[in-house]
This is a predicted structure of a 1524-nucleotide RNA (small-subunit ribosomal RNA) from a Saprospiraceae bacterium. The organism belongs to Saprospiraceae, within Bacteria. Its Rfam family is "Bacterial small subunit ribosomal RNA". Its family is annotated with ribosome and structural constituent of ribosome in the Gene Ontology. The sequence is in RNAcentral, with records from ENA and SILVA.
RNA sequence: ACUAUGGAGAGUUUGAUCCUGGCUCAGGAUGAACGCUAGCGGGAGGCUUAAUACAUGCAAGUCGAGCGGUAACAGUGGCUUCGGUCAGCUGACGAGCGGCGCACGGGUGAGUAACGCGUACGCAAUCUACCUUACAGAGGGGAUAGCCCUGGGAAACUGGGAGUAAUCCGCCAUAGUUUCGUUUUAUCGCAUGGUGAGACGAAUAAAGUGUUAGCGCUGUAAGAUGAGCGUGCGUAUGAUUAGUUAGUUGGUGAGGUAACGGCUCACCAAGACGAUGAUCAUUAGGGGCGUGAGAGCGUGGACCCCCACACGGGUACUGAGACACGGACCCGACUCCUACGGGAGGCAGCAGUAAGGAAUAUUGGACAAUGGGCGAAAGCCUGAUCCAGCCAUCCCGCGUGCAGGAUGACUGCCCUAUGGGUUGUAAACUGCUUUUAUAUGGGAAGAAACCCCUGGAUUUAUCUGGGGCUGACGGUACCAUACGAAUAAGCACCGGCUAACUCCGUGCCAGCAGCCGCGGUAAUACGGAGGGUGCAAGCGUUAUCCGGAAUCACUGGGUUUAAAGGGUGCGUAGGCGGCUUAGUAAGUCAGAGGUGAAAGUUCUGGGCUCAACCGAGGAAUUGCCUUUGAUACUGCUGAGCUUGAAGGGAGAUAAGGUAGGCGGAAUGUGACAUGUAGCGGUGAAAUGCAUAGAUAUGUCAUAGAACACCAAUUGCGAAGGCAGCUUACUGGUCUCUACUUGACGCUGAGGCACGAAAGCGUGGGGAGCGAACAGGAUUAGAUACCCUGGUAGUCCACGCCCUAAACGAUGCUUACUCGAUAUUCGGGACAUGUUCCUGAGUGUCCAAGCGAAAGCGAUAAGUAAGCCACCUGGGAAGUACGCCCGCAAGGGUGAAACUCAAAGGAAUUGACGGGGGUCCGCACAAGCGGUGGAGCAUGUGGUUUAAUUCGAUGAUACGCGAGGAACCUUACCUGGGCUCGAAUGGAUCCGGACGACGCUCCGAAAGGAGGUUUUCCUUCGGGACUGGAUUCAAGGUGCUGCAUGGCUGUCGUCAGCUCGUGCCGUGAGGUGUUGGGUUAAGUCCCGCAACGAGCGCAACCCCUAUCCUUAGUUGCCAACACGUAAAGGUGGGGACUCUAAGGAGACUGCCGGCGCAAGCCGAGAGGAAGGUGGGGAUGACGUCAAGUCAUCAUGGCCUUUAUGCCCAGGGCUACACACGUGCUACAAUGGCGUAUACAGAGGGUAGCGAAGCCGCGAGGUGGAGCCAAUCUCGAAAGUACGUCCCAGUUCGGAUUGAAGUCUGCAACCCGACUUCAUGAAGGUGGAAUCGCUAGUAAUCGCGCAUCAGCCAUGGCGCGGUGAAUACGUUCCCGGACCUUGUACACACCGCCCGUCAAGCCAUGGGAGCUGGGGGUACCUGAAGACGGUGACUUUACGGGGAGCUGUCUAGGGUAAAACUAGUGACUGGGGCUAAGUCGUAACAAGGUAGCCGUACCGGAAGGUGCGGCUGGAAUACCUCCUUU
Repeated sequence: ACUAUGGAGAGUUUGAUCCUGGCUCAGGAUGAACGCUAGCGGGAGGCUUAAUACAUGCAAGUCGAGCGGUAACAGUGGCUUCGGUCAGCUGACGAGCGGCGCACGGGUGAGUAACGCGUACGCAAUCUACCUUACAGAGGGGAUAGCCCUGGGAAACUGGGAGUAAUCCGCCAUAGUUUCGUUUUAUCGCAUGGUGAGACGAAUAAAGUGUUAGCGCUGUAAGAUGAGCGUGCGUAUGAUUAGUUAGUUGGUGAGGUAACGGCUCACCAAGACGAUGAUCAUUAGGGGCGUGAGAGCGUGGACCCCCACACGGGUACUGAGACACGGACCCGACUCCUACGGGAGGCAGCAGUAAGGAAUAUUGGACAAUGGGCGAAAGCCUGAUCCAGCCAUCCCGCGUGCAGGAUGACUGCCCUAUGGGUUGUAAACUGCUUUUAUAUGGGAAGAAACCCCUGGAUUUAUCUGGGGCUGACGGUACCAUACGAAUAAGCACCGGCUAACUCCGUGCCAGCAGCCGCGGUAAUACGGAGGGUGCAAGCGUUAUCCGGAAUCACUGGGUUUAAAGGGUGCGUAGGCGGCUUAGUAAGUCAGAGGUGAAAGUUCUGGGCUCAACCGAGGAAUUGCCUUUGAUACUGCUGAGCUUGAAGGGAGAUAAGGUAGGCGGAAUGUGACAUGUAGCGGUGAAAUGCAUAGAUAUGUCAUAGAACACCAAUUGCGAAGGCAGCUUACUGGUCUCUACUUGACGCUGAGGCACGAAAGCGUGGGGAGCGAACAGGAUUAGAUACCCUGGUAGUCCACGCCCUAAACGAUGCUUACUCGAUAUUCGGGACAUGUUCCUGAGUGUCCAAGCGAAAGCGAUAAGUAAGCCACCUGGGAAGUACGCCCGCAAGGGUGAAACUCAAAGGAAUUGACGGGGGUCCGCACAAGCGGUGGAGCAUGUGGUUUAAUUCGAUGAUACGCGAGGAACCUUACCUGGGCUCGAAUGGAUCCGGACGACGCUCCGAAAGGAGGUUUUCCUUCGGGACUGGAUUCAAGGUGCUGCAUGGCUGUCGUCAGCUCGUGCCGUGAGGUGUUGGGUUAAGUCCCGCAACGAGCGCAACCCCUAUCCUUAGUUGCCAACACGUAAAGGUGGGGACUCUAAGGAGACUGCCGGCGCAAGCCGAGAGGAAGGUGGGGAUGACGUCAAGUCAUCAUGGCCUUUAUGCCCAGGGCUACACACGUGCUACAAUGGCGUAUACAGAGGGUAGCGAAGCCGCGAGGUGGAGCCAAUCUCGAAAGUACGUCCCAGUUCGGAUUGAAGUCUGCAACCCGACUUCAUGAAGGUGGAAUCGCUAGUAAUCGCGCAUCAGCCAUGGCGCGGUGAAUACGUUCCCGGACCUUGUACACACCGCCCGUCAAGCCAUGGGAGCUGGGGGUACCUGAAGACGGUGACUUUACGGGGAGCUGUCUAGGGUAAAACUAGUGACUGGGGCUAAGUCGUAACAAGGUAGCCGUACCGGAAGGUGCGGCUGGAAUACCUCCUUU
């Protein structure tokens, strides 16, 4: 400097992610309605439904200056009996004749898909009253209303007679540029033709009135205005509407019209329209308006323009103009009046009424203004208009006060509650202001004309100045004064989106919800409250439209896997199209002109105090038309070119196609032979075949079908598809050559052809295989998988069908864009070979790029161009209906109602798999001993009960909480009692002892009632202690372990779980942690886009195994001494054992082998011990809403003369039964008797308790010693000897009787032990199942805790004796890592399919029934129009009319079909619905891989056959690629 003023997103699919995709929200708008609320003003708007029906009033009249006149009123005059009467004489004027208007204004949007509307042109094919301009002109007759007389009728209305006027109606005269005919000429154009000038002939006019200013009348030409007609372009949806049309299309002629025209008619021709959508069906214009960045999308209310309509339909008349909203005629429906004979009417004008509806106003004022009609004018009329009324319906504006005011008052609400927070400067209180409201007073503009008076311009016209008259709104707007904060705030919301949070109530109830979703006892989501947020005289809700939605994508989308490429080709229309050149100028571009109404939008400035609103000017109106120019590109025409395309020549190639011939192997069958008992089949079997000779073997014969090896990720074909060999015919492709044509090309809607398998028809054929079917198995069943058979079919010929996962899930063509490598078929080169170059194919890997990712990547899914096809959430559904095709099966085309908030793609992390790989564990295996059978003990379930308190429930509950229930415990039941309470603490006051009692009564006790007795210290205040009263804290083993803390179990002593930084990926996430080795181990080593680190592992800690040092009492005792019946009993000793403190020792350290290393191996060495020596403590991130509110603690809830507390008794110990855990056994490896030996670790003062004595014994008595290496409690199996002799026993000890002992207030329910007696089951235990790998299992006893005692056979420890076996990892179970699939993520105890049953909803079919609009044919046919006739009528005569009659026609009727809607017994499928039935189809190899097409079968998912696909896992082989 130029251009421009303009564009926001969010929630919701998942465990999480990216994408696709729908649903929903935030914004704006409305002629709105509804709910709650409401102070004022200005501006606008107000039946969207029933174009339904309308009571009542008004909405179109006017002119006496057109006419005859005089009904009413007034005046005047005459007459008068004062009652009146006469005179149209005057002002005026009803009715009538006549003129103009009534075709405008106002209403509505039913119809119409059309030249209706919009826009731009045209009329050489037209008309136009009133108005303007110009020229010219104006002489004689007739009828009829009114009035008068007289009839009919209820009325509406109407008949007859006489007579009358006009600006009423004819006729004659006059006639120019008017019209017609003939004709001359000039000129122009657009085809017919137009225009101008002229000649001749014919025809056609008129009206008056008046106050004399004028106003009217006739003809012609022109203008203006208005109207008519034609044309180009634009103007809705449906093809499940594909053919339509007989005045139809055109011509000639005639009629008709203002005018062209099939507008109408006669004749002739057979055309016309249609895929660029005719016809049919449904809907209904524009300027504008809403929204939007725009393009668009939606809409057409108010205002403006056009059109159409006026109760439904038809028709014309009059007129300049109508086929006429407030005119006529006719038909129809409806309403009203009626004297039943007949009549009347049309609010979609303004008000108003009824009805309908969610819903839309006053039966108002005025012509003052603006405009209209008539009139010379005054004026009259005007529901047009201007105003007012009602309504928050919308837009705009104003107010409901402002300032100060903290003990931050009271109330309310909340909390961690002495107190704090919030409501909140809010209030009170102080000061100030007065818009608005109220009162009083003043008070407009809109008004200027016409008209009247008067002046001027020479004036009569006309123009102009001054004065006068005129306001519905309205005493309104506005102004002033007074008064006093005085008169004035609500609605919605507060989980996220989305601004705004707490308490209470409720308890998947009541309810909320726009979407996601809240509510099952701690709800910011329901209801209330407090508080807050938003908007505000409004606020929300509902409905509708646009936006967001790039979600129909022109701007501006897609199609491998998400929805979407047609199964494939040929080809018509269409679309698109190579190089050069000339012309043209249709598209295109530029300039100019016209138009694009106004209003609106927008900009500028202006008027109402602002604004809304209004008025002015500009811009815009993106369009159309005309014209002039430009010519690059496209088009058209012409001329050329060769590179696209095609052809020729040469060579090559292959399972390309069709028809014929031939071949061998295998299989079946038949015959013969050999031969004998089985064959066959399976996981195992059976059905089947076989002594009537099978199977097997051999020979011969025969039939049909398919073609091993070659063979390949090979080749060919458009696709489907094609494979033995050969012949004939035939199609394609490639290479080389550059000879011919010269753009002949690409794509391709419709169309045509081809099109696996299955299937259909006719006729053949039929070996094998094999749907259906039959049998056998399997199974809970098995309409399946497996087996034995087996029909269609598979094969051939001819004809149909036309679909597939017809797939590369990838349309065709052309061009361009790094490389590597393998292979097929050609061509060429040379250094002739593992070579290089080149063309056409077929594969793999990759760069850039693309993609949501997976991936694609010259064979594109990259970059571009052309054409075609297809998609727009899931389900319903590829279904229904309709149509087309088919013999049928069925195929093609292809919806909606309803329903859901998802459905889906790719990838990620887990989990899972009747997937794979590697590895571990008493996991299996190898062993030993048990459980399951018996009796008993104990726990649990169940049952019972007044109560059998509660909890624990697969592994991970069940000898568990409980390490000890007779009372207590105790929480349960029954009964009796207490209520500040059974306990503790604080404060105040009073009292004093409290207490104890040997006290009395009631009582089962608790408890109640009563009685006796009576302190310590002191500084004398009181204190200690304690009772009572008041008060503050009560109490609860009541509920919630799914509100919690803590603690615990389990996976699991498994080896895992993570982080920081970096890197990779859009991201979830990955990497590290994977890989190769190794280990008990994520232990260590090596490698590596990772480098490090943490929690775990290991080690550090304790016990134990060896040794050393130190120290020796209560322990020990070898040597010495003393001593005893004996004894470490004593002196002494520290050697040993031991005790308890410290050290040493073990580290793959050494050797050999293997290995890069880590490490592994060795009957290695050494050593007490060897590869973690053995054992313990130690439990990662987490999982199971695992367990525990009854250990404890704790939120919330509940309870308070009870769910608290005390007491007595009972219960927790019940008993048909079932299970778990144990003990004792069934015996001789034993029982019994006698004798005898050896531990460790512990306990002990309300205790252990010795010796001695008593008792058969439990025990009693006794009391030494001991607070413990001192005293005490104390072994058994074993060993030795004897006995028993295989038996329900000398086994076994249950049960029961009797008598006792001990503990204890008390052993009945309900203790243990002893003695005597009794002597049950049981003879080694079904299916199944448990523990254990060494000082282990097995077996033997001992101790301790709890505890008065003990139901202990339990638990926790201690030592004694002391084995067997492990080939190994296939299998079962559990676990770890890697990988793979997944439709699972509450994670396989997952997910999920179909029938059936139940309820609800919409829908298809359906014998039919009922309605609607349209078309066709026929009959009938009003008014009217057009014809014919017209004897009657007419002073009018080439005429008109009545009448009669023909054609057409609204309507009515009849008939047959089609379309469309409602309804219908019954019937079909579909959708939805916490817990119905049957199965288990799919997702993992889903347990038979799945799926597609087709056929058959089956309760159902489904199964099977045939062909196809990978969108199948695993394994093996082959090939290829990458890296080294």